A computed fold for a 73-nucleotide RNA from a Candidatus Woesearchaeota archaeon, annotated as transfer RNA. Model confidence (mean pLDDT): 84 of 100. Rfam family: tRNA. From the family's description: Transfer RNA (tRNA) molecules are approximately 80 nucleotides in length. The sequence is in RNAcentral, with records from ENA.
Order: sequence, then C1' cells, then structure tokens
RNA sequence: GCCCUCGUAGCUUAGUUAGUGGAGCAUCGCUCUCGUAAAGCGAAGGUCGGGGGUGCAAAUCCCCUCGAGGGCU
Repeated sequence: GCCCUCGUAGCUUAGUUAGUGGAGCAUCGCUCUCGUAAAGCGAAGGUCGGGGGUGCAAAUCCCCUCGAGGGCU
C1' cells in the first nucleotide's frame, strides 16, 4: 500500500429483508428475611464510532473518515 471482518446501554451481544432499537449480566427501587445473599416484581440507561448523501422513512443502502482484529505484498 491492497483486501476482509468488526464497532449498537457500564459489560457481553440480537436486530443488517429500511417501517416506533431488544435481551442477559451489572445498577437503582419495591416485595420477601431478624439481617444479608438468593428469588420475584418494576424502573432507569442507546441521538446504533464520527460526518455527509439517497429516500416519505436509515442501526440497516451509498460515499468519506476514525478505531480494533486478521490476511497479502
């Protein structure tokens, strides 16, 4: 230098067939307990790495760019 994969909540990730972004763990509140843990119920937490474009509508398609991993020379 070229090619491929990945980037989504604090962490691990689903969603990639464009049509209101989900789950598990963690956090917070409540129930239960003499108290804690476990268990049960509930809540909060995301402008989907950044910018731009297409389109009625973009995590999803296109372009540029940043970061991580791998391959080739």